RNA sequence: GCAGCCGGGGAGGUAGCGGUGCCCUGAACCUGCAAUCCGCUAUAGCAGGGGUGAUGUUGAGCUGAGGCUGUCAGUCUGUAAGGUCUGCCCUUAGCAAGUGGUAAUGACGAUUGGGUCUUGCGCAACAGAAAUUUACGAACCGUGUCAGGUCCGGAAGGAAGCAGCACUAAGUAAACACUUCUGUGUGCCGCGAGGGUGCCUGGUCCGAGCUAACUGCUGAGGUAACGCUUGGAGAUUGCUGUCGAAGCGAAACGC
Numbered sequence: 001g002c003a004g005c006c007g008g009g010g011a012g013g014u015a016g017c018g019g020u021g022c023c024c025u026g027a028a029c030c031u032g033c034a035a036u037c038c039g040c041u042a043u044a045g046c047a048g049g050g051g052u053g054a055u056g057u058u059g060a061g062c063u064g065a066g067g068c069u070g071u072c073a074g075u076c077u078g079u080a081a082g083g084u085c086u087g088c089c090c091u092u093a094g095c096a097a098g099u100g101g102u103a104a105u106g107a108c109g110a111u112u113g114g115g116u117c118u119u120g121c122g123c124a125a126c127a128g129a130a131a132u133u134u135a136c137g138a139a140c141c142g143u144g145u146c147a148g149g150u151c152c153g154g155a156a157g158g159a160a161g162c163a164g165c166a167c168u169a170a171g172u173a174a175a176c177a178c179u180u181c182u183g184u185g186u187g188c189c190g191c192g193a194g195g196g197u198g199c200c201u202g203g204u205c206c207g208a209g210c211u212a213a214c215u216g217c218u219g220a221g222g223u224a225a226c227g228c229u230u231g232g233a234g235a236u237u238g239c240u241g242u243c244g245a246a247g248c249g250a251a252a253c254g255c
Base pairs, nucleotide, nucleotide: 001255004052005051006050007025008024009023010022015041016040017039018038019037029049030048031047032046033045056253057252058251061248062247066243067242068241070239072238073237074236075235076234077233079231080230081229082228087226089222090221091220092219093218094217095216097215098214099213100211101210102209109205110204111203112202113201114200115199116198117194118193119192120191121190122189123187124186125184126183127182128181129180130179132175133174134173135172136171142167143166144165145164150159151158152157
C1' cells in the first nucleotide's frame, strides 16, 4: 500500500433488511437525511469525508448483563362483586358440658288457703253543704214596750208614734258531740258476680335438684369494615420458552 476494521444486541416498527428514536452493554470516527419517517431488496441504510494498515474473519465449548414471553406459580398494592363458600361481629330460639347463683333451714313437682285483678251493693272514713247552738245584727219601709214631744177633747181620757231598750228577719262570725244531704281509684270493713296465670304468701305430701347470668354447643336470620371466594388492573420474585451484548476460548482461513 490493498483487503479488512473503526462496535454489538433487545423490543418496537417493516412484506423483509438497516437507520434515526427508546432500552442494555461497550475501548469503539466525522458530516447530511430520517417516525404523519429516511434509505434499501435476501449481496439489504444511502451520499460524502477521515483514521488504522494483517490489524482481521469464522468459531466448538464455557460463561452470561439485559430484553421479550406465558391458559404458569408465589407475594404485595389498590379496585369491583358476593352474606345460600366463609371466619370475625350482631340478633333471636334452644341445649346444659364448664363457671356462677340457689337448695336437706327442703330443689322440682302435687294439693289446698289467702292477698294482689275487674265490677256491683252495703257500711265506715274524709270533704263540703244544710240543720242546731252562741255572739253581733233594722234611723225609716219588723214586733213588743214606748220617756220626751205631737194630735183630738172644756175636762176625764184617748190616738198615732220618734229616740232608747228587748226580741227577731235578711245577713255576718264562731262552735259542731248529736241529725240530714251530696261527692270521692278514702278502706277492703261485709257480701255477691267475673277473670285466672303473672306475682307474693301459709299448710301438707314427695325427696335432689333447679337456674340460664357468663363461657361453650346447635338451629334460624342479618352485616361486605377485615379475613375468605371470584373477576379484572399494576408491581415484584421464581420457573418455562426465546433472543442475546461483553468476556474466556480449542481449532481453521488469512496479500